A computed fold for a 347-nucleotide part of an RNA from a metagenome, annotated as small-subunit ribosomal RNA, central domain.

Context: one part of a larger RNA
RNA sequence: CUGGGCGUAAAGCGUGCGCAGGCGGAUUGUUAAGCAAGAUGUGAAAUCCCCGGGCUCAACCUGGGAAUGGCACUUUGAACUGGCAGUCUAGAGUGUGUCAGAGGGGGGUGGAAUUCCACGUGUAGCAGUGAAAUGCGUAGAGAUGUGGAGGAACACCGAUGGCGAAGGCAGCCCCCUGGGAUAACACUGACGCUCAUGUACGAAAGCGUGGGGAGCAAACAGGAUUAGAUACCCUGGUAGUCCACGCCCUAAACGAUGUCAACUGGCUGUUGGAGAGAAAUCUUUCAGUAGCGAAGCUAACGCGUGAAGUUGACCGCCUGGGGAGUACGGCCGCAAGGUUGAAACUC
Numbered sequence: 001c002u003g004g005g006c007g008u009a010a011a012g013c014g015u016g017c018g019c020a021g022g023c024g025g026a027u028u029g030u031u032a033a034g035c036a037a038g039a040u041g042u043g044a045a046a047u048c049c050c051c052g053g054g055c056u057c058a059a060c061c062u063g064g065g066a067a068u069g070g071c072a073c074u075u076u077g078a079a080c081u082g083g084c085a086g087u088c089u090a091g092a093g094u095g096u097g098u099c100a101g102a103g104g105g106g107g108g109u110g111g112a113a114u115u116c117c118a119c120g121u122g123u124a125g126c127a128g129u130g131a132a133a134u135g136c137g138u139a140g141a142g143a144u145g146u147g148g149a150g151g152a153a154c155a156c157c158g159a160u161g162g163c164g165a166a167g168g169c170a171g172c173c174c175c176c177u178g179g180g181a182u183a184a185c186a187c188u189g190a191c192g193c194u195c196a197u198g199u200a201c202g203a204a205a206g207c208g209u210g211g212g213g214a215g216c217a218a219a220c221a222g223g224a225u226u227a228g229a230u231a232c233c234c235u236g237g238u239a240g241u242c243c244a245c246g247c248c249c250u251a252a253a254c255g256a257u258g259u260c261a262a263c264u265g266g267c268u269g270u271u272g273g274a275g276a277g278a279a280a281u282c283u284u285u286c287a288g289u290a291g292c293g294a295a296g297c298u299a300a301c302g303c304g305u306g307a308a309g310u311u312g313a314c315c316g317c318c319u320g321g322g323g324a325g326u327a328c329g330g331c332c333g334c335a336a337g338g339u340u341g342a343a344a345c346u347c
Stems, first nucleotide, its partner, number of pairs: 004318003007301002012315001014201004021194003025088007033081002035077004040072003049065006091191001092188004096183004103177007110154001115149007125136002162169002206247006215241002220236004258314006266292008274283003296303002320347003329340004
């Protein structure tokens, strides 16, 4: 390479958008590039193969034939693929009505709680643990009452719930804004799918500048525990956690399951629409989200109309373990580092 694979054995890029490329609905006409059939030319000789001949045989030599992945040209065909021209509405999209939602950005605002400050009441403890100690407290703590400051997060509702491409998103109100579902019609007329390179977004931690800092808390200090204890427990506590702007670009970024489309029994919940019904409720109803399961698949576990079933299109990835996601080089980054990514050697 071929073949075979990618939920858990190695393997789905973290996610979207998307140029090139690949692939692409129905129908009419045309074309003849692909495609099919025929003819011609060429495909040197030797070799190989077949039938003969010559050395006593053979190897060897030799005559004829066949073969020669193919290529070129020409004639014909027109189903399929492609090209061109036209038409269509089932894909895709636009308009209209209705609807749900922690989807995103900005601004404002609310209550509970923690901490701190001031004052009042009040007196000897408080805090902490397995037990203690460090710590706080007669300079009046803890407790309790009133007032104030400030930061961060939003109990109940809350869900087996919703929204978002993913990361993720939750008090309440206002402004701006993206997407989705559904119903019936109208319109555009294949405008589509996927996507190397690219580009945008991307938890937490981390970095830069400037703010902010209540609680929590790496580092650090002290107290314990212990043989030791650079830990687990306790008392403190700085970065950080928060905001603005700019970087970083990783993750068990997980459904460990790429995206799109078609097809293939059901049952039970639940969310949002639509339809029927007076209502309870029901439904060949649509879209989501869960549980169980026919067939089928799977090494098994399990998956099972939201497939890991049956197929197609396109992309990504895998090829024994270690060495190693390392070294070197390139690119990116302020740095931390990221990305691309070997070999020797060894089992």